[in-house]
Notes
The RNA shown here (transfer RNA) has 73 nucleotides and comes from Psychroserpens sp. It matches the Rfam family "tRNA". Rfam's curators write: Transfer RNA (tRNA) molecules are approximately 80 nucleotides in length. Gene Ontology term of the family: triplet codon-amino acid adaptor activity. The organism belongs to Psychroserpens, within Bacteria.
RNA sequence: GUUCCUAUAACUCAGUGGUUAGAGUGUGGGUCUUAUGAGCCCAAAGUCGAGGGUUCGACCCCCUCUAGGAACA
Numbered sequence: 001g002u003u004c005c006u007a008u009a010a011c012u013c014a015g016u017g018g019u020u021a022g023a024g025u026g027u028g029g030g031u032c033u034u035a036u037g038a039g040c041c042c043a044a045a046g047u048c049g050a051g052g053g054u055u056c057g058a059c060c061c062c063c064u065c066u067a068g069g070a071a072c073a
Base pairs, nucleotide, nucleotide: 001072002071003070004069005068006067007066010025011024012023013022018056027043028042029041030040031039049065050064051063052062053061
């Protein structure tokens, strides 16, 4: 330099263009327990990497950029 992959909650990851973006773990609270843990219940936590475009409608499609990774040279 060329091509490709990835970027979504603190972490690991789902999410086939449609109405409120979800799960597990973790965190906080409650319940239970002599106490801790486990179990059960509840809650908080997201400018969906950035900017533009297409569309009635975009996490999803297109373009550019950023970061990480892989292959080739």